[in-house]
RNA sequence: UCUGCAGGCCGGGUGACCGCGAGCCUUCGGGCCCGAGGAAAGUCCGGACACCGCAGGGCAGGACGCUGGGGAAACCCCAGGCGGCGAAAGCCGACGGAAAGUGGCACAGAAAGGAGACCGCCACCGGCAUAUCUCCGGAGAUGUCGGGGGUAAGGGUGAAAAGGUGGGGUAAGAGCCCACCAGCGCCGCGGUGACGCGGCGGCUCGCCAAACCCCGUCCGGUGCAAGGCGAAGCAGGCCCCGACGACGCUGCCCGCUGAGGGGCCGGGUACGCCGCUCGAGCGGCCGGGCAACCGGUCGCCUAGAGAGAUGGUCGCCCAAGACAGAAUCCGGCUUACAGGCCUGCUACGGAA
Repeated sequence: UCUGCAGGCCGGGUGACCGCGAGCCUUCGGGCCCGAGGAAAGUCCGGACACCGCAGGGCAGGACGCUGGGGAAACCCCAGGCGGCGAAAGCCGACGGAAAGUGGCACAGAAAGGAGACCGCCACCGGCAUAUCUCCGGAGAUGUCGGGGGUAAGGGUGAAAAGGUGGGGUAAGAGCCCACCAGCGCCGCGGUGACGCGGCGGCUCGCCAAACCCCGUCCGGUGCAAGGCGAAGCAGGCCCCGACGACGCUGCCCGCUGAGGGGCCGGGUACGCCGCUCGAGCGGCCGGGCAACCGGUCGCCUAGAGAGAUGGUCGCCCAAGACAGAAUCCGGCUUACAGGCCUGCUACGGAA
C1' cells in the first nucleotide's frame, strides 16, 4: 500500500443541425430564455393544503415503546446506554411489563412448570449363589434377583430441563455449606437520564407479549380525479328511504345537524381558467452546539404538462455511460444503480 469500515460526491462531456414543452417579446417570418432525479420509483410512514352540517364524549380499532436532545410531525435524525456480532474500525437490534390474568412450548424425551425419575448412583429389607471366619447357633464380605425408598452429581432427549465453575460435605447427593461469576433486592457514590461502579443481604424465581393481554403516549374522515369559478349542452322515467329524523359528522353508541338522500335505466357534456409550484426552498459566510439542528446575514429563482415536453442524427474526446423519467407540494424511510473520484479510520490474518 492492497484486502476491511464509515462518510461525501459525480454518474458522460463538447460542437453543429433538426425537433418537443413552458414563459417573455414580435414587424407573425421568427427571436430570447428555461426545461427531470439521487432515487422523479415503491406509495411504506409523517405533514402542509383542500373539502366534509367545526369534527365533542365513550367503546372498538390502529400506530408507537431504552435515555437525552433535534424536528411541524414521523415506522425520522443525532448523541448516549444496554444486548448481540467482529481482531479492530465499526455494524445490527419493535430494546416497556412474564411477581395481574389467560394461553402456548411441535418432534424427541421419564418430565415443558411450582415438573419429573428412563439409565445410573446410594443405603435398607428379603431370596439365591460364591468363597472366608466360626464358640456350629450364626456373622460379615462380594455378586445377582426382587421390594418399598432416597437422589438429581453423571448419561440420554430437546431450541429450552428449576443458576454456572471449583471446593467442602454426604450412604449417594443437592445452595446443604463456602469462594468467585450471573441474576434478584436494598444502600452509597457518579451521571439530566437510560445506566455504571462499589458494598451488603437472603440464596435462585424457565422461555414466548412481531400470542391474547396490561401499562404509557398519540391518532376524526376523505385525498389535487381534493376543491373553486366560468361556459356549453340535455329529457326524462321507475323504484326505495325520510320530521316516528333519512343523508351526514366516525365502524358502533350517546350527542350534534336538519331536508332531501340513494339505486337502476335513459339523455347531454367530456371545453376554458384557477388550485399549480416562492417553498418547513437552495447556496455562501459568520455565530452557538460533540452532533442532529438552530440563529443571523448576503445572494439566487430552479419543469409545471393535461393525451401529458425534456428527444434524434452526425463529428471529436474519455475511464465508453448503470438504475431509471416529474404530475399538488414538502420531510423521511426503503428498494434499484455500470463505472469513477475524494476524505477519514482500522491493523487479526494474507500478499507486496